[in-house]
RNA sequence: GCCCGUGUAGCUUAGUGGCAAAGCAACGGUUUCGUAAACCGUGGACGGAGGUCCGAUUCCUCCCAUGGGCU
Numbered sequence: 001g002c003c004c005g006u007g008u009a010g011c012u013u014a015g016u017g018g019c020a021a022a023g024c025a026a027c028g029g030u031u032u033c034g035u036a037a038a039c040c041g042u043g044g045a046c047g048g049a050g051g052u053c054c055g056a057u058u059c060c061u062c063c064c065a066u067g068g069g070c071u
Base pairs, nucleotide, nucleotide: 001070002069003068004067005066006065007064010024011023012022013021018054026042027041028040029039030038047063048062049061050060051059
């Protein structure tokens, strides 16, 4: 330099065009003399910029980060 893949919550992953989901973690509450466990609840995210579309996490383009392959 060229080609391919990945990017969603603090972490691990779903979601392939129509209200962004779950587990763990965090926080609050119940319980306890107290802690842990258990149970109930709360907040938190689509890598960036454009395009297509009535509507984009999803499709297209460029960029960024990261992994792999070729030379």
Predicted 3D model of a 71-nucleotide RNA (transfer RNA) from Parcubacteria group bacterium RIFCSPHIGHO2_01_FULL_40_30. Its mean pLDDT, the model's own confidence on a scale to 100, is 82. The sequence is in RNAcentral, with records from ENA. It matches the Rfam family "tRNA". The family's RNA type in Rfam is transfer RNA. NCBI's taxonomy places the organism under Bacteria, Bacteria candidate phyla.